[in-house]
RNA sequence: GGCCCCUUAGUCAAGAGGCUAAGACGCUGGUCUUUCACAUCAGAGACGCUGGGUUCGAGUCCCGCAGGGGUCA
Numbered sequence: 001g002g003c004c005c006c007u008u009a010g011u012c013a014a015g016a017g018g019c020u021a022a023g024a025c026g027c028u029g030g031u032c033u034u035u036c037a038c039a040u041c042a043g044a045g046a047c048g049c050u051g052g053g054u055u056c057g058a059g060u061c062c063c064g065c066a067g068g069g070g071u072c073a
Base pairs, nucleotide, nucleotide: 001072002071003070004069005068006067007066010025011024012023018056027043028042029041030040031039048065049064051063052062053061
């Protein structure tokens, strides 16, 4: 350098054009307990980019850029 794949909360991870973006662990608070733990209830927190395009509507499709991985040379 060519080609292919991936990028969603602190971590893992669903979502295949109609979203108010699910779930688990973790975190915070309440209840329980003498306390902790467990359990249970509630809550905060995310779409790599101040990017372009398609669309009535984009996390989802197309292009560019960035980062990571694989493969060929």
Predicted 3D model of a 73-nucleotide RNA (transfer RNA) from uncultured Methanobrevibacter sp. It was read from a public genome assembly. Its mean pLDDT, the model's own confidence on a scale to 100, is 81. It matches the Rfam family "tRNA". The family's RNA type in Rfam is transfer RNA. Rfam describes the family as follows. Transfer RNA (tRNA) molecules are approximately 80 nucleotides in length.